[in-house]
RNA sequence: UCCCGAACCGGCACACCCGUCGCGAGGCGGGGCCGCAAAGCCACGGGUCAGGAGUGAUCCUGAUCGCCGGGCUGCCGAAG
Numbered sequence: 001u002c003c004c005g006a007a008c009c010g011g012c013a014c015a016c017c018c019g020u021c022g023c024g025a026g027g028c029g030g031g032g033c034c035g036c037a038a039a040g041c042c043a044c045g046g047g048u049c050a051g052g053a054g055u056g057a058u059c060c061u062g063a064u065c066g067c068c069g070g071g072c073u074g075c076c077g078a079a080g
Stems, first nucleotide, its partner, number of pairs: 003080001011036002016031006034066001040072003044069003047064007
């Protein structure tokens, strides 16, 4: 230094509720706390979702990183 993840200091915040923005998926703020060792960031590939077009196949534009993969970065310091 890397893998792994016991302990420590802490961190984030599902659903739901309120407010707000958006046609919408959904975002943001507050409450809340299901869970998370990257539940930090990135829409790059896939998936899912939304709006629009089309007879259809499909196309365009968005959303989701707490769906999966990938990329970048990162606190702590046991056994192995």
This is a predicted structure of an 80-nucleotide RNA (c-di-GMP-I-GGC riboswitch aptamer) from a Candidatus Rokuibacteriota bacterium.
It matches the Rfam family "c-di-GMP-I-GGC riboswitch aptamer". Its family is annotated with cyclic-di-GMP binding in the Gene Ontology.
Of the family's consensus pairs, 86% are formed in the model.
The prediction has a mean pLDDT of 89.
NCBI's taxonomy places the organism under Bacteria, Bacteria candidate phyla, Candidatus Rokuibacteriota.